[in-house]
Formats: sequence, C1' cells, structure tokens
RNA sequence: GAAAGAAGCGGCGAUGGAGUCCGCCCUAACCGCCCUUCAGGCUGACGACUCCUACGGUUGA
Repeated sequence: GAAAGAAGCGGCGAUGGAGUCCGCCCUAACCGCCCUUCAGGCUGACGACUCCUACGGUUGA
C1' cells in the first nucleotide's frame, strides 16, 4: 500500500410524505414484470406494518 474484517456516520430496498421494524451496501446496495428483438402488454405509491397525500375500482348519500 492492497485485500479482508470490525465500529461509526451515511446511503439503499421499481412513483410521494412521516413513524416503527427488518434487510442490504461501503462506490456499492438500488434501477418491476411479460414478450426472441422491434413493437406491444401488465401490477403496485410500502421491503413489512400503521397513518397521510395523490391516483384507480365498486357501492350508497
């Protein structure tokens, strides 16, 4: 010095915000699915839970 490991800070978990928990990452984690490609099609605001916002469907007033 490199690599590996530990700790801390931090970051990330397909579309918004907050809380809790879980998982992952140290330049990586992460960047949805179907279709051979083009083309076309499909689900969801969550990793999970609770609440809020937006959107969609059904019913009633």
About this RNA:
This is a predicted structure of a 61-nucleotide RNA (Fluoride riboswitch aptamer (crcB RNA motif)) from a Pseudomonadota bacterium. The sequence was found by an Rfam model in a public genome assembly. Of the family's consensus pairs, 100% are formed in the model. The coordinates come from a structure-prediction model, not an experiment, and the mean pLDDT is 77.